Predicted 3D model of a 355-nucleotide part of an RNA (small-subunit ribosomal RNA, central domain) from a metagenome. Rfam family: Bacterial small subunit ribosomal RNA. Its mean pLDDT, the model's own confidence on a scale to 100, is 88.

[in-house]
Context: one part of a larger RNA
RNA sequence: UUGGGUCUAAAGCGUCCGUAGCCGGUCAUGUCAGUUCUUUGUGAAAUCGUGUUGCUCAACUUCACGGCGUGCAAGGAAUACUGCAUAGACUAGGGACUGGGAGAGGUAAGAGGUAUUCCAGGGCUAGCGGUAAAAUGUUAUCAUCCUUGGAGGACCACCAAUGGCGAAGGCAUCUUACUAGAACAGGUCCGACGGUGAGGGGCGAAAGCUAGGGGAUCAAAACGGAUUAGAUACCCGAGUAGUCCUAGCUGUAAACGCUGUGUACUAGGCGUUGCAUAUUCUAUAUGGAUGUGCAGUGUCGGAGCGAAGGCGUUAAGUACACCACCUGGGAAGUACGGCCGCAAGACUGAAACUU
Repeated sequence: UUGGGUCUAAAGCGUCCGUAGCCGGUCAUGUCAGUUCUUUGUGAAAUCGUGUUGCUCAACUUCACGGCGUGCAAGGAAUACUGCAUAGACUAGGGACUGGGAGAGGUAAGAGGUAUUCCAGGGCUAGCGGUAAAAUGUUAUCAUCCUUGGAGGACCACCAAUGGCGAAGGCAUCUUACUAGAACAGGUCCGACGGUGAGGGGCGAAAGCUAGGGGAUCAAAACGGAUUAGAUACCCGAGUAGUCCUAGCUGUAAACGCUGUGUACUAGGCGUUGCAUAUUCUAUAUGGAUGUGCAGUGUCGGAGCGAAGGCGUUAAGUACACCACCUGGGAAGUACGGCCGCAAGACUGAAACUU
């Protein structure tokens, strides 16, 4: 418990698709369901107002009239708005189409690069490694170092950028194939086909789980050396799961812009990315410069907003539509129940008590 809120105080679902529902562009005609006006019926009593009656008065009470009864039903009228109907119409929303560009968007296959590690050959000889300092470790079975060749797995320096793409998670060597989306330009076609979205469904980092591979590096656990009063740590040595691939599961993160989605309106300045366009320059190229339009991405800032920090056409401004969520702290994201999962656990989610 409402005329309040949700960047930071409690509060925006991790994200998208979408069912019901809610909401919905312009014009015409019809209808009259909602809506508005009006008439009639009904709308208990008490209560209320005026007058009156009975108690000595009053409170209280009797009777009459009025009012209230905001509702329901029936009839009549109106037609702006909402709804409904139209094998009615439209094009500004939305979608389709065409064109040339941009991009680490996705999936698969192939190719490559440096480095680490290991193995083999050659060279050299006493240390190497590591730290604040050391030690564990490694080395005369010849290490470290130099050099030649090979194996294997992972990764992709420079370019690289408040650069790009993607709904989010996320995406970066190169080539090819398949494939998705967005922007711009054209204005050809459809003609409201739209917005949101309870339930529901898909996707969803890392870690973890199942099965089978792979195993170079790094590295939870476990081990050793130090440090220390101790040191179940920080530092050092070595090291297993894991890290990688395939097929499944899990479904969570400070999944963050701590800011739900869509639409419209409301000053500007300076960058940057993509497309289009005008002018101009040249070495005429998929070229450069300057301006403009649209779309994205940053920064500063006016009005306005805000408790302030700040936000500020990418709003936290002004409005509308729809959804989700919040209501002192702790107990507690716990218990119980349900449901999902192989498990770990996830989702839903209290109370007593305390303050």